[in-house]
């Protein structure tokens, strides 16, 4: 330099163009307990890497860029 793949909550993953972006773990609060762990109940946390475009409607499709991984040169 060329090509491909990946980027969504603190973390690990969902979400075939259709509404309030869902769940596990973790976190916080409460119940339970002599105290913890475990269990149960509830809560908070994302404008989906950035910027544009297409569309009535985009996490999803298109383009560029950024970062990461891989292959080739």
């Nucleotide at each position: 330099g060329u090509a491909g793949c990946c980027a969504u909550a603190g973390u690990u993953u969902a979400a075939a163009g259709g509404a309030u972006a869902a769940a596990g773990c973790a976190u916080u609060u409460g119940a339970u307990u002599a105290c913890g762990a475990a269990u149960c109940a509830a809560a908070a946390u994302a404008u989906u890497g950035u910027a544009g475009g297409u569309u009535c409607g985009a996490a999803u499709c298109c383009u560029a860029c950024u970062g990461g991984c891989u292959a080739c040169c």
Source information: A computed fold for a 73-nucleotide RNA from Candidatus Vidania fulgoroideorum, annotated as transfer RNA. Rfam family: tRNA. Rfam's curators write: Transfer RNA (tRNA) molecules are approximately 80 nucleotides in length. Rfam links the family to the GO term triplet codon-amino acid adaptor activity. NCBI's taxonomy places the organism under Bacteria, Pseudomonadati, Pseudomonadota, Betaproteobacteria, Candidatus Vidania. The coordinates come from a structure-prediction model, not an experiment, and the mean pLDDT is 80. The gene name in the source record is trnR.